[in-house]
The part of an RNA shown here (large-subunit ribosomal RNA, domain II) has 680 nucleotides and comes from a Lachnospiraceae bacterium.

Context: one part of a larger RNA
Formats: sequence, structure tokens, C1' cells
RNA sequence: UCCGGCGAGUUGCCGGUACGGGCAAGGUUAAGGACGAAAGGUCCGGAGCCGAAGGGAAACCGAGUCUUAAGAGGGCCGGAGUCCGUACAGGCAGACCCGAAACCGGGUGAUCUAUCCAUGUCCAGGUUGAAGCCGCCGUAAAAGGCAGUGGAGGACCGAACGCACAUCCGUUGAAAAGGGUGGCGAUGAGGUGUGGAUAGGGGAGAAAUUCCAAUCGAACCCGGAGAUAGCUGGUUCUCCUCGAAAUAGCUUUAGGGCUAGCCUCAUAUCAGUCUGCCGGAGGUAGAGCACUGAAUUUCCGCGGGGGCGUCAAAGCUUACCAAAGAAUAUCAAACUCCGAAUGCCGGCCAGAUGGUGUAUGGGAGUCAGACUGCACGAGAUAAGUUGGGCAGUCAAAAGGGAAAGAGCCCAGACCACCAGCUAAGGUCCCCAAGUGCGUGUUAAGUGGAAAAGGAUGUGGGAUUUCAAAGACAACUAGGAUGUUGGCUCAGAAGCAGCCACACAUUCAAAGAGUGCGUAAUAGCUCACUAGUCGAGAGGUCCUGCGCCGAAAAUGUCCGGGGCUAAAACACGCCACCGAAGCUGUGGAUUUGUAGGAAUACAAGUGGUAGAGGAGCAUUGUCAGCCCGGCGAAGCGGUACCGGAAGGAGCCGUGGAGGGCUGGGAAGAGAGAAUGCCGGA
Repeated sequence: UCCGGCGAGUUGCCGGUACGGGCAAGGUUAAGGACGAAAGGUCCGGAGCCGAAGGGAAACCGAGUCUUAAGAGGGCCGGAGUCCGUACAGGCAGACCCGAAACCGGGUGAUCUAUCCAUGUCCAGGUUGAAGCCGCCGUAAAAGGCAGUGGAGGACCGAACGCACAUCCGUUGAAAAGGGUGGCGAUGAGGUGUGGAUAGGGGAGAAAUUCCAAUCGAACCCGGAGAUAGCUGGUUCUCCUCGAAAUAGCUUUAGGGCUAGCCUCAUAUCAGUCUGCCGGAGGUAGAGCACUGAAUUUCCGCGGGGGCGUCAAAGCUUACCAAAGAAUAUCAAACUCCGAAUGCCGGCCAGAUGGUGUAUGGGAGUCAGACUGCACGAGAUAAGUUGGGCAGUCAAAAGGGAAAGAGCCCAGACCACCAGCUAAGGUCCCCAAGUGCGUGUUAAGUGGAAAAGGAUGUGGGAUUUCAAAGACAACUAGGAUGUUGGCUCAGAAGCAGCCACACAUUCAAAGAGUGCGUAAUAGCUCACUAGUCGAGAGGUCCUGCGCCGAAAAUGUCCGGGGCUAAAACACGCCACCGAAGCUGUGGAUUUGUAGGAAUACAAGUGGUAGAGGAGCAUUGUCAGCCCGGCGAAGCGGUACCGGAAGGAGCCGUGGAGGGCUGGGAAGAGAGAAUGCCGGA
């Protein structure tokens, strides 16, 4: 990992609702007993229970009663129950199954280990050489010194023995703690044998939450016990109808609950919704500044500050600040002189529509929601962020499109079809359908990723200036004089700087000078003018499509190939493809209507949690009927039948039981539970 078997809403009692049946103003027996053919038997048994009358705290009254002064008003009451069975959910019980860590009680353990008690035992060999003693020296006597003797020590080295500091190996080991090489202690707080003592909130502890039998922050065994588990996992056949929620309030509540909301079933009622029309309430969007506030400019200037003042003051003054006011122009969720669209409420009629509404009762599930669009709050006008509002989809929705894709676009799958039409999206090839038509645009592979900003890219439009009295560009020629304007300056002559400028003159034209240049001049240019040439030229604004801006990690931002009068973009037109949409044909089924029925017609038939309905199969059992050695069950094979669960027939195997129909009862359906047992 697979295969087989086992494996989870049960049973009793209680009250409730619905249904079935019996009897009915009544219904019913319990314990127990009798009989007995032993059967979900028959019959006794009326104790008891429920009902038949209620109202009131009660006295009490009574089809009424209570409140009250009340003949008022109001409250409650006044229409059949009961017994048994079945279904459903609930309560009490382990109560769908498995699962704790733990708690408590009674016992068993110190053959491991910790400490202690008693009694034994063990420590090769080597080294050092304390005290004491003896002798000599020494002293007044001592002390002291030297030699010898002696043999002390938690003394030294080092085997046995004990320990466990380093490292290597081992790590499904040779071993649930070992092996190798080194290391430490080795006469001691030493090692060790035997016997004994201390026990679970207890012991023991040279103290580590360390040890108490491979178990220790409280041992192990059995019991309370099926502890409890708002938690996780699992929960077994089929089809049909409907079909949610992820919200509110409360909650030692927040991943749990209760009530409501939303779903379903039954019964009753015919009330609902949408559109059109009419009538309402309102203060949002927008707008505005009349209020409340905020921000800015100007004028005016209460008051304040500065200056002057014989500065005490009066007074004068001010390019300072500045209230109120005026003018102009702004801003606001908690501003409003105003004010929509939607939405909301109500009404008459009409049309449309429906598994629409409402009430009562039975049963739920849901209380983590997600994304997208729109208007908002929070955040950074960040987030696949967060919070509500409105709508959609997903959740619980398959199909087509978006290359791929819960939440986007199209569209809601009862079944079959080698039939047709369309939606979104597409029509060169991959790939079904146009290498379609018309008119433009783009040259960037833009298309097929991006901003501020930048640019004689290019198309369209508007406007303006110049132009056959010759524009624009180019070429030829001129571009002068007063004058080197004045000032400044070392110099300043058009051209460092300052001042003035319609300076004036001659002219076809020529600035007291556009730029380069010089130390300053000079020189080269420009404006301006003429000629040559001969038709458009220049500026500004709006707009379409492009360009630059543009650096990242597997492989280049079309799914790929590839595409340029397009296979890109824009605007049109025709055709086609394209889905489980719609249609066609056949079939199934639900609900409604009609009908006595057969049937016809109409509208439906995606679906998680969940509600409701109808069935299949398994094992006993009761009744009836059958099959079986001329071969039962089981097993293997098989092209048959049924809408599914499933059911037959035949052949083989097997070798003795089995089935059908109708009831009734359940240890009644397996793929999942790190399920349990067995096997491979």
C1' cells in the first nucleotide's frame, strides 16, 4: 500500500405534534387472578388516571366569573374526549461512534535504584618517610641540631576493582546506553556480597525535579468508568420534490449557544409582488455662502505695538499687527437661503406574475463568508487589506468565452439524437467560421505592459500674418553720415557697464545697433533694402495614431506559428462559426386544470447544509404456495430485463438445502475514522 471480515442515531420511560384505529359524554384499566390449544392468547380485575365548567389570591359564585359604586368598560372562560399503535423531534438516562491529559478509592512494588541498619569480604607491586623512640652534639635545665630507628597519610606512581573527562565508531546497533583509544580514583566521605528498614502528595536524595523495577513535577495494577471533551476525525443502499445561511439582539460571549431572520412539511385563508397613473413625507448628489465655522486679497481702521513729545500727560506720527464693516473671489461628514435622480409610504383601476403573501402547528440547518461593480469610512484616495451600504456571481452552478482560471463576460445542465438557430467571443494556420467588402489611420511589430516630462514623427480641424504691386529659402550687391552719441573709464569707438532714444541727416535701404571678434580700434555678420528666381511661406490653438522616457534574475510581456493597402487600430456593412441557451423529434417525471377513469393541455424538473416523498437489498419470523442428488445455497462466466438501488435466464463449479407472494421484527447496506482483526 492493497484485499477480506468487523465497524457508528439504539433501547426504556416521560410529556408534545401529526397520522391510523377503537369507543365516545365518556374513554381506559394497573398490580394481581382464572383459563390455556403457549398465541404479539382469551377472560376477569374500575383501584387509579384523563375528560365532561369555569372565574377568582381566597371566601365564594357559577354558563359565567373577576375587577368595580356599577345593569358601564375591560380580563379570562364558554364548540369532544380518551385508549392503543406508527412517524418525528425533545427531556431523563453513556444516548451516533472512537479519542484525552487528568481526578478519586483500594491494592502491588526498594530482586533496578537512593539512604540507612546488621554481618562478612576485597584492594598486585613500587615510592615517599610525619609523630614517637634511641644515640651523639648542645643547654644551668630546656629549646634546638645531626645520624639512626620508626612506619603516619581523605600522601605519591600504578594493576585488580570502581568511575565516566575527551574523541572515533555504533544510531532499522552486536547492545532500548555498547565498543575502541586515551582519562580519573585506587587505605578511603573506598569498592563489594548476603540479610533487613523506609511507599506514592509518600519515601529517599553530598540537591539534578534526581531516584523509587527500561515508567516519575507525583510509580504501577484494578475499580469509580462508557469520567468529561462548547474540540478533531468518522458516520455505510437508490431515486423524486423544494431548498438555505454565514445576519440582528443577548450571552465570562466571540471557532459555543438561545430567540428572531432565511428553508421545508401540514392545515387554513386569498390576502402578495411588479409596471402604468395619482397623492405624499424627506434634506442625499449637486449647488450656494443667507446661518455656523474655515482660507485668501484689497479698502476702511475699534484697539494694540513702534517713533516724536518739558517722554506725567495731552497731542502729533507710522511702508507694523489688526476687531467690526465694505468689495472681489473660495471651502465644509458633524454648515444650508436652496435642492434633484433613485429609493420609500399610501390609493383607484387596468395589465402582468407567482413553489406569491399571511396565520397556526411539526422539522431543520445557518451565526468563519469570498470576490466583482457602484457610492462611502479606516489605511498612504496602499494591499488578493479592513468595516458596513446597494447589486451580481461563487458558496450550493455544470456548459461556452477570457491561452490556463471559485467570485469577470455569456448562459442556468430531466434523458437521448451523426438535426437546426443564436449569445458572449470569434472567422490566415494550430482551431469551427471571411486571407470578406467600403473609407481612413499607424511604420512604432505600435498592436502585444507604465508616469511626469521631451520632440520640425505623421493624419484631421480652426485661426492668423506675408504673397504675381513677386512672399519664404538660396544667391549677387548695399548695410552709410553727424559720430569714437553722452557718461564712465587706463581704454569703452554699435557690441564691460550706466543714461537717453521715433536723435537727426542722406537714402532703394541701413538700429546711436542681433551675434562673433579686438587691449581699444580693425574685421566678419544680422536687422533693413535692391536684383535674380517664380508660388506658396510662416506662427498659434484643438484633436487622431505613433516616438523617447523604459535596467532583473529558467525563455522574448501576442497562447504559438506568424501578421504591415494587415491577420494592427477607427468607423460602417454583409455573411458565417460558436454553448448542456433556444428550436426540432422521441422518452421520463412533478405540479396544476379538466375528466369517473383512460388521457389531454399548460408550466416545470442545477443544487451543499437541510425539510418532505417513494422505493431496492440483507437476516430471523408468521401464513400460503413452490423448487431441490434428473443437483439447493455459495462461487466463476455471460451479449438479457428495469428509471436507480437492483432482478432473472443459461453454462461451469459445488454437493444439501433453497425460494416466491403477503404481513411483521431488526445486531439491516461501508471507501475513508493516523479505525479494529486477519492475509498478501